The part of an RNA shown here (small-subunit ribosomal RNA, 5' domain) has 529 nucleotides and comes from Neobacillus soli. The coordinates come from a structure-prediction model, not an experiment, and the mean pLDDT is 81. RNAcentral holds the full RNA, with entries from ENA.
[in-house]
Context: one part of a larger RNA
RNA sequence: CUGCACUGCGGCAUGCUAUACAUGCAAGUCGAGCGAAUCAAUGGGAGCUUGCUCCCGUUGGUUAGCGGCGGACGGGUGAGUAACACGUGGGCAACCUGCCUGUAAGACUGGGAUAACUUCGGGAAACCGGAGCUAAUACCGGAUAAUCCUUUUCCUCUCAUGAGGGAAAGCUGAAAGUCGGUUUCUGCUGACACUUACCGAUGGGCCCGCGGCGCAAUAACUAGUUUGUGAGGUAACGGCUCACCAAGGGCACCAUUCGUAGCCCACCUGAGAGGGUGAUCGGCCACCCUGGGACUGAAACACCGCCCAAACCCCCACCGGAGGGAGCCAUAAGGAAUCUUCCCCCAUGGACGAAAGUCUGAUGGAACAACCCCCCCCGAGCGAAAAAAGCCUUCCGGUCGUAAAGCUCUUUUUUUUGGGAAGAACAAAUAUCGGAAUAACUGCCGGUUCCUUGGCCGUACCUAACCCAAAAGCCACCGCCAACUACCUGCCAGCCACCCCCGUAAUACCUAAGUUGGAAGCGUUGUCC
Numbered sequence: 001c002u003g004c005a006c007u008g009c010g011g012c013a014u015g016c017u018a019u020a021c022a023u024g025c026a027a028g029u030c031g032a033g034c035g036a037a038u039c040a041a042u043g044g045g046a047g048c049u050u051g052c053u054c055c056c057g058u059u060g061g062u063u064a065g066c067g068g069c070g071g072a073c074g075g076g077u078g079a080g081u082a083a084c085a086c087g088u089g090g091g092c093a094a095c096c097u098g099c100c101u102g103u104a105a106g107a108c109u110g111g112g113a114u115a116a117c118u119u120c121g122g123g124a125a126a127c128c129g130g131a132g133c134u135a136a137u138a139c140c141g142g143a144u145a146a147u148c149c150u151u152u153u154c155c156u157c158u159c160a161u162g163a164g165g166g167a168a169a170g171c172u173g174a175a176a177g178u179c180g181g182u183u184u185c186u187g188c189u190g191a192c193a194c195u196u197a198c199c200g201a202u203g204g205g206c207c208c209g210c211g212g213c214g215c216a217a218u219a220a221c222u223a224g225u226u227u228g229u230g231a232g233g234u235a236a237c238g239g240c241u242c243a244c245c246a247a248g249g250g251c252a253c254c255a256u257u258c259g260u261a262g263c264c265c266a267c268c269u270g271a272g273a274g275g276g277u278g279a280u281c282g283g284c285c286a287c288c289c290u291g292g293g294a295c296u297g298a299a300a301c302a303c304c305g306c307c308c309a310a311a312c313c314c315c316c317a318c319c320g321g322a323g324g325g326a327g328c329c330a331u332a333a334g335g336a337a338u339c340u341u342c343c344c345c346c347a348u349g350g351a352c353g354a355a356a357g358u359c360u361g362a363u364g365g366a367a368c369a370a371c372c373c374c375c376c377c378c379g380a381g382c383g384a385a386a387a388a389a390g391c392c393u394u395c396c397g398g399u400c401g402u403a404a405a406g407c408u409c410u411u412u413u414u415u416u417u418g419g420g421a422a423g424a425a426c427a428a429a430u431a432u433c434g435g436a437a438u439a440a441c442u443g444c445c446g447g448u449u450c451c452u453u454g455g456c457c458g459u460a461c462c463u464a465a466c467c468c469a470a471a472a473g474c475c476a477c478c479g480c481c482a483a484c485u486a487c488c489u490g491c492c493a494g495c496c497a498c499c500c501c502c503g504u505a506a507u508a509c510c511u512a513a514g515u516u517g518g519a520a521g522c523g524u525u526g527u528c529c
Base pairs, nucleotide, nucleotide: 003522004521008376010374011373014369015368016334017333019332020331024328025327028069029068030067033066034065036063037062038061039060040059041058042057043056044055045054046053047052048051075288076287077286078285086211087210088209089208090207091206092205095204096203100200102198103197104196105195106194108142109141110140111139117132118131119130120129121128122127149170150169151168152167153166154165155164156163157162177192178191179190180189181188182187213259214258221249222248225247226246228244229243230242231241232240262284263283264282266277267276268275269274290309291308292307293306312323314321315320340366342365343364348362349360350359351358352357379409380408381407382406390399391398392397413470415465416464418462419461431448432447433446434445435444474517476515477514479498485512486511494501
């Protein structure tokens, strides 16, 4: 996978296709960075039509835009790749590292724009353009200081190029931020955020030794090719790239070509040695319609970002636009064959946020499938020298067989009743006590109290009631191989993995009865050892 029939229960794991994809969802968050708009409550003022409109302020909510962080994680797939891709062991004196930890120092002084908004215009749409206005933790100057770099000089050390430390002279930073407390109204202080330098941690980058497929009916391969000098480029070494010079370099210890293939921990088998495989989970790599390319950024050459090209597909007013499920579910096609357009953020984890919290098809669960493994059940005891029927028979009997009937008992499961707000939950916020810091206040950190929060689920589990009541099919029986007789058929019909069986006494075909085997499965086929 398929056949058969019955399809009892529960737990656990697993569950198509690099073909095309309708709809929905899968990455947001922050108003305690910023201006603005809007809604509600409320205070004040103006107009009057006395209950309406407008203006200013306070408090609370919402958010299109600017801005920050995250969209490089998490998810999927195995097409490509025989390669430093992977495994293992090393090296980097040739490197980078946002957020996080620690140490030290700082946070001074200025400026010009722009989106939103208003207005005008173009376009079928997608969207775009002109003019005017405004803010910042957006952007750009200056000052101050270290690192780096350049020059000079001293000390120490090493595995080569060299490395580390000290001194002197030339170039470079920030958010003046937000919220809370206090206040003499100017500061001080707490939390978060910011800048520079150094150390760490974490994550990566590069290089090397060794190891793991087939074919020699593939024996020759290579011009940036191999080395050097110089330059460019990179975080960094390097023909990585370029100019010039030389003519080298790899190979029967199997180069090159071709074919196949993601690699590993592991998994299957086997007494082992080996042989085969690389599903799920985990680590690494590669890819995310096909082929190129860069931008931003600490990190991408970026699955739900951008640009170009090709194929396909959709909209169109024909000018022009839009798309990418190998995310989750679904659909079509293919196929012997592989599931729900489900529930929830409760837990774990992640992003953002001061926090409440928001988002999260990750994850946690449920549904479907005897697809695998495991547990349990379909009753238990008594019951005849043994009913009837069946089958066999030497006609005596044997067998089915304590099997049934009958009597007594039990109720796991199933069904129904009642309970079960169980466990899975710790935390955040409120109140209070201590600790460190501060001149003080406040806040921070830790403990305690109180309150609230459940998808699964009325689930697990417990209890009660009822009746054996609702629960057994499948293959085989010549040998291998556990299990035999009779009838029918007569080299026919058929069986058969192999040897083979059947031509009138078939334990081998078909049927019956009996028996063996494993059992909610059994057998066939394919495949591996």